[in-house]
Context: one part of a larger RNA
RNA sequence: GAACGAACGCUGGCGGCGCGUCUUAAGCAUGCAAGUCGAACGGCAAGAUUGGUGCUUGCACCGAUCCUAGAGUGGCGGACUGGUGAGUAACGCGUGGGUGACGUACCCUAUGGAUGGGGAUAGCCGGUAGAAAUACCGGAUAAUACCGAAUAAGCUUGGCUUUUUAAAGUAAGUUAAGGAAAGGAGCUUCGGCUCCGCCAAAGGAACGGCCCGCGUACUAUUAGCUAGUUGGUGAGGUAACGGCCCACCAAGGCGACGAUAGUUAUCCGGCCUAAGAGGGUGAACGGACACAUUGGGACUGAGAUACGGCCCAGACUCCUACGGGAGGCAGCAGUGGGGAAUAUUGGGCAAUGGGCGCAAGCCUGACCCAGCAACGCCGCGUGAAGGAAGAAGGCUUUCGGGUUGUAAACUUCUUUUAAGGGGGAAGAGCAGAAGACUGUACCCCUAGAAUAAGCCACGGCUAACUACGUGCCAGCAGCCGCGGUAAUACGUAGGUGGCAAGCGUUGUCC
Numbered sequence: 001g002a003a004c005g006a007a008c009g010c011u012g013g014c015g016g017c018g019c020g021u022c023u024u025a026a027g028c029a030u031g032c033a034a035g036u037c038g039a040a041c042g043g044c045a046a047g048a049u050u051g052g053u054g055c056u057u058g059c060a061c062c063g064a065u066c067c068u069a070g071a072g073u074g075g076c077g078g079a080c081u082g083g084u085g086a087g088u089a090a091c092g093c094g095u096g097g098g099u100g101a102c103g104u105a106c107c108c109u110a111u112g113g114a115u116g117g118g119g120a121u122a123g124c125c126g127g128u129a130g131a132a133a134u135a136c137c138g139g140a141u142a143a144u145a146c147c148g149a150a151u152a153a154g155c156u157u158g159g160c161u162u163u164u165u166a167a168a169g170u171a172a173g174u175u176a177a178g179g180a181a182a183g184g185a186g187c188u189u190c191g192g193c194u195c196c197g198c199c200a201a202a203g204g205a206a207c208g209g210c211c212c213g214c215g216u217a218c219u220a221u222u223a224g225c226u227a228g229u230u231g232g233u234g235a236g237g238u239a240a241c242g243g244c245c246c247a248c249c250a251a252g253g254c255g256a257c258g259a260u261a262g263u264u265a266u267c268c269g270g271c272c273u274a275a276g277a278g279g280g281u282g283a284a285c286g287g288a289c290a291c292a293u294u295g296g297g298a299c300u301g302a303g304a305u306a307c308g309g310c311c312c313a314g315a316c317u318c319c320u321a322c323g324g325g326a327g328g329c330a331g332c333a334g335u336g337g338g339g340a341a342u343a344u345u346g347g348g349c350a351a352u353g354g355g356c357g358c359a360a361g362c363c364u365g366a367c368c369c370a371g372c373a374a375c376g377c378c379g380c381g382u383g384a385a386g387g388a389a390g391a392a393g394g395c396u397u398u399c400g401g402g403u404u405g406u407a408a409a410c411u412u413c414u415u416u417u418a419a420g421g422g423g424g425a426a427g428a429g430c431a432g433a434a435g436a437c438u439g440u441a442c443c444c445c446u447a448g449a450a451u452a453a454g455c456c457a458c459g460g461c462u463a464a465c466u467a468c469g470u471g472c473c474a475g476c477a478g479c480c481g482c483g484g485u486a487a488u489a490c491g492u493a494g495g496u497g498g499c500a501a502g503c504g505u506u507g508u509c510c
Base pairs, nucleotide, nucleotide: 001510003508004507006506007505008504009503010502013380014379015378016377017376018375020372021338027335028334030333031332032331035076036075037074040073041072047066048065049064050063051062052061053060054059055058083291084290085289092216093215094214095213096212097211098210099209102208103207104206107204108203109202111200112199113198115149117147118146124139125138126137127136128135129134155178156177157176158175159174160173161172162171183196184195185194186193187192217263218262219261224254225253226252229251230250231249232248233247234246236244266288267287268286269285270281271280272279273278293314294313295312296311297310316327317326318325319324344370346369347368348367352366353364354363355362356361383413384412385411386410393404394403395402396401419446420445421444422443423442427437454499455498456497457496458495459480460479461478465494466493467492468491469490475482476481
């Protein structure tokens, strides 16, 4: 000198764009943050209108029409989005490869199919236990829920033949065995057609799993480490290779090219600095990884070993009728706590994107906006021109003057900005409708210099000096050093210099 997710002191007019718990991955009241589909299914409370019956005259029961909610079965989505950086020195990440060792719901392309049956179960009704959470018994019922049977081009498994390769779990043929399916809606000339789905197998797109080369902090005041350890054979397991797991066999494997141990730490694109090489760093934005009160576990599923799912154990908090239960903000706000320190319990789904749905649409604290904070960057303003009796006042003085200083007053002008009034967008596509922001941005008009300057320094480094007070005191200080009676170094005043809605200090890094 540059930089900052900064803090502190003094000061503070406006706008745009960003950014804001770096500390206790310590604890959390409350609300919201993941639902959706009635065009899969049984079904339908309440309410409104109306009719009837009983009558206690405004209530109960029954029927019809409209309207559908909540709950339930079922499907898809809750593995995305969002948060955090505790752990991790590792194939975790980066980069380049491999997979002849693999997977993929939704989407796209093309092919073939969807025959005919069955038995349940929730919701519901009746009942039981319990304070509750909830659990249980009996009865009836539906499906795109569940289960047999039929069919099998291709598929899977086994055998045989051929082919290809460095390597077969490749490709082709043949044979035996095995395994599918679901309907719904609209229209109809009642024949069917269309749309959305369903099943099998193939290819694609995109996404992932696994493996390998190289790179990836400090300590040798850590030198030896290792028993599933290293390899083999055989079984198991997985989508898949593999000590991944198991049985047996062998005795290996790693290490001064730093094993093992300890400490620290998410990694990268980037960001800061520097002429560069390099050094530092990993907030915000983007990619990857890991985690979700602590530890462990699996289930479901195309995908999880699952933040707002389940089970067990621990700690903590809450409810309880003491028998037993409930919970998880490192989502958005917010709360107390720690701290030098970090915001609103806001508006909207209008846009972008996501989930579900044929759609209308519903949901979306993702997101878009608004609020707060000079936290940062950028822009603008606090007036402009003229104006010497060089006014008054202040300071100083050798008492003549000097200086503040064209500065002010005064004259003329302007109105950015702030204020008031009027108009008023774009962001909204394909016909229409739909704008939270917002009466915002912007435009026009009105009056009037009106609404707006501080902070630090002035001995040298280093731009800028005098007076008074103090008297090694009080104090200053980044270094050198000032202060003991004329201090340009302390304090105050005047003046001056620098930067400016900021200025200075502290911290960190180059």
This is a predicted structure of a 510-nucleotide part of an RNA (small-subunit ribosomal RNA, 5' domain) from an uncultured bacterium. The prediction has a mean pLDDT of 82. Rfam family: Bacterial small subunit ribosomal RNA. The full RNA is in RNAcentral, with records from ENA and SILVA.